The part of an RNA shown here (small-subunit ribosomal RNA, 5' domain) has 515 nucleotides and comes from an uncultured bacterium. The RNAcentral record of the full RNA draws on Greengenes. It matches the Rfam family "Bacterial small subunit ribosomal RNA".
[in-house]
Context: one part of a larger RNA
Order: sequence, then structure tokens, then C1' cells
RNA sequence: AAUGAACGCUGGCGGCGUGCCUAACACAUGCAAGUCGAGCGUGAAAGUCCUUCGGGAUGAGUAAAGCGGCAGACGGGUGAGAAACGCGUGAGAAUUUACCAUUCAGUGAGGAAUACCCUCGAGAAAUCGAGGUUAAUACUGCAUACGUCCUACGGGAGAAAGGUGGCCUCUUGCUGCCGCUGAAUGAUUAGCUUGCGUACUAUUAGCUAGUUGGUAGGGUAAAGGCCUACCAAGGCGAUGAUGGUUAGCCGGCCUGAGAGGGUGUACGGCCACACUGGAACUUAGACACGGUCCAGACUCCUACGGGAGGCAGCAGUGGGGAAUAUUGCGCAAUGGGCGAAAGCCUGACGCAGCGACGCCGCGUGGAGGAUGAAGGUCUUCGGAUUGUAAACUUCUGUUAAGUGGGAAGAAAUGCCCAUCUCUAAUACAGAUGGGAAAUGACGGUACCAUUAGAGAAAGCACCGGCUAACUUCGUGCCAGCAGCCGCGGUAAUACGAAGGGUGCGAGCGUUAUUC
Repeated sequence: AAUGAACGCUGGCGGCGUGCCUAACACAUGCAAGUCGAGCGUGAAAGUCCUUCGGGAUGAGUAAAGCGGCAGACGGGUGAGAAACGCGUGAGAAUUUACCAUUCAGUGAGGAAUACCCUCGAGAAAUCGAGGUUAAUACUGCAUACGUCCUACGGGAGAAAGGUGGCCUCUUGCUGCCGCUGAAUGAUUAGCUUGCGUACUAUUAGCUAGUUGGUAGGGUAAAGGCCUACCAAGGCGAUGAUGGUUAGCCGGCCUGAGAGGGUGUACGGCCACACUGGAACUUAGACACGGUCCAGACUCCUACGGGAGGCAGCAGUGGGGAAUAUUGCGCAAUGGGCGAAAGCCUGACGCAGCGACGCCGCGUGGAGGAUGAAGGUCUUCGGAUUGUAAACUUCUGUUAAGUGGGAAGAAAUGCCCAUCUCUAAUACAGAUGGGAAAUGACGGUACCAUUAGAGAAAGCACCGGCUAACUUCGUGCCAGCAGCCGCGGUAAUACGAAGGGUGCGAGCGUUAUUC
């Protein structure tokens, strides 16, 4: 000098940050990933109104569930493991890339199912079985094939899906938008290889059989012992292999004149993990935190047959600990997912709450005021000091308190109009410009004005030397102090108290750790 600090004493206000470093211990409860009716078929009820009391209308093609699509691989958390191409930095070739942009070519005619639903059945439940009906941008084969892929260069293989607007000659004609299929390029992303760097330990000296290389095959998006068969006997190592211990890495941060040393909290990049271990499925992408399966430990339900669960998401609880916060508000902004859009979802995020935990700023009054008051302390008893300090006079009005006003953060999307593009078209759609309206959690907050009033706001450590700051009393090697030297055994500037002083100040000290 510094800290994600803790402890002791003390504590007025604000801004900006920051807050489980320990048990990757166990978790009650709520929320944290949905969305699309412009892909599809179904389709309620309460309430209200009418009624011939049978019912009908509305609610409403709404809610809800289902099939289907996209997103749940992002965002958020944690640092257990891992000494490794994990990370950092540079290079590389044998690859992938949904959504997005640009370009080329297409989008024909069919089929069989199934969930939801209905009728039964099994079960305590979770859930499951049988039969019947139905749809699609779900599934499936056929046709076609500019590119594409395979090829023995003869040839062969392989796609698609519709939806919603507008115009209209009313026949399936033109056209916009959103899609779908095959290819190419880009952008972005990811996988892979590699040079160099990357903790301690020799009281660890030898390690290795898919081991090292080759051939052939398999496998992968892709090179490769990645895997298999065969062949060879290699490969690594005192420039430290192998083993052991410890550890997420980096940008950074702290310190230091620098070189260096230490460190990796917050923020940003990468990696790893998601109760423990293993595995694959789906997918453009996972071997998947809030998906699936198996095994294990633990917890819960059970009708004992069987089931359910995973906070290292945000809050919160118990426990551990010297120690670390609210079961808050809002999607108004930024960003993300879905959607044509309106919009819905979003504990990301924006805010608020708590903590002097840190940094910064402000205040606790200013000026005058000597009989140098009283009191305290010391005294050589003359006085000195506290001390302009107080009282007293006068002034100001920060913060806090009251009253009144009161933001910026919010202009986009959408709507209307105009122009341009597309078009047969003044539809539709897109681009540009203009216009009107709406939208604020924070918050009646910040800020401004004003009212009263010095009124409500100072402590902590130290005073032997190092080291700024001294006397008296008490104690008597006791009680105690102490970072080091050391103090204390009857005049202690070193213990305890008081007066005085020094330092810092809403803090001050101590402890721990780093330089």
C1' cells in the first nucleotide's frame, strides 16, 4: 500500500460498487422456457338473456387438452474434477453450420395411418391396455432432376407442403407475403491437428502390448490405433518419462521505480460439471442443470403390488462457519425465444430492500467574544493550563424534518397519409418521409422552490525508543503491558486512572493474508 474480509468500540446523510472464500452438505414452498389457431382436426363451462320449461341464444369457435413446427444445446449457476492441446498465443487441413444474406432451379399426382375424441377394461396411485372414428406444413412410396452424389465412365441414385392476403374476365387465371425442396457462395458457429508457454516433488527412475509404426477394412461431419484383423518391434525418459501432491486457465487485479513477486472475488473470453456412476436417443447442434434409460446412496407417497424426486437458476430453510443479504417490484428499458403481427413468456435484465463491506462526496456550524469566568488538573502557592474553548452577541441554513411543484430515461413496433419499388392494378407487400394516439417497475423517486431552527448528528487509537504526543495519583517483579528492544522489586513519561497532548476521523483500532 492492498483485501469478496472478520472481530472490538463507535456510528449523521448521499452516490457508485460489492456481499457463502466454509459443506460440489441436505433441501419445505413459490417462481426461473415457452410460443405459434396465418400448419391440423376437435372443442367446453360458469355467467347473462329468452322460453311453449322440452330447450334455445350469447359467452365462443373463446378456455382447455391433443397432433405438428420452432425454441428447451442460448440465457442463468458453480469450480468438484482435470497438470491436459484444458487454457494462452501463433499456425494448419481432412470437416460441420438450424435461423440470416445473395444467386440458380423446382414446388406434380397419390396412399395408408395415428393422437385428441368415443366405448370398455386394469391399477391405491403413477400410469397403462383393447376396440371404433378423424386431420395436417405429421408419415409414406410414385413422377420429375438445373445443380448434387456414386461410378467399372456404359450408367445409376436421390426432393418438396402448404398457409394467408388482393384482383378477377368465375376458371382455377394473375399476383403479393410467409413457407417447402435441391444446389452454390457468404456470414456466423462448432469439431480436429500442431509450434511455443503453462505449479511443487527424485525422500517417485524407469514407464508402455493398441503400446509405437505399417497394410487392409470398419467407423465419424471430418484427419487419425478412433476401432478390428494381419505384419514389424517399436515408442517415451535426468532437456525429468512414470508416479505422488496441489490447482479451473486467461484478459486482468494487488504490490513494486522497475525487474519481479502474489493472486484469479466482481466484469469479459475459454473449459469443466449439474445427487453419484454409466449409456445412448432426438437434433443443424447435447451424450443435454429445470429431457430419457440403467445402477447406487438419500428423501417422500403407498392399498406393500408399486411409484415420485434432484436449488452448483432467483429468493428462502436447516447445517457448517470468524463470516456473507429479500421467500420484494416490473417486463417501462436493453437483450433473448416463439409468432405475419397484435402479443405471450423471460428470478436474463432493469429496479427497489438489507450490511460503514469498500471507494468517493457532504455535514455535525460561521464570525466576534478576556474579568483570560466557574469547575477540573498541576503548582515552586506567585501562578500555569484546559482556553476564544465556554457563557454571551450576531450571522448562515448544507444534510436531516415539514409543505408545494415535479422529471429525463419513450420512441420504436403497430395505426393513418404521401412518394417510390413490385404488379395488369390506385389491392396486397416492402422501402423512405410525414402525422395522430398509446406505453414508466423504479416513483410522487431524482431535482427545484419554500418554512422553522444551531436546533437532530463524534468517535477511536496512541503518548519509553523506533514514532507525532507528559504530568499527577494508585500499584509495588504484584496486578499487568508488549510489534521488536523491553517496562513493573516504593517517587513507573512503558501497568491502572485522571488531567493534558498527538494522530486519524464516520470512522478508528486489532487479527488474518499478499507485495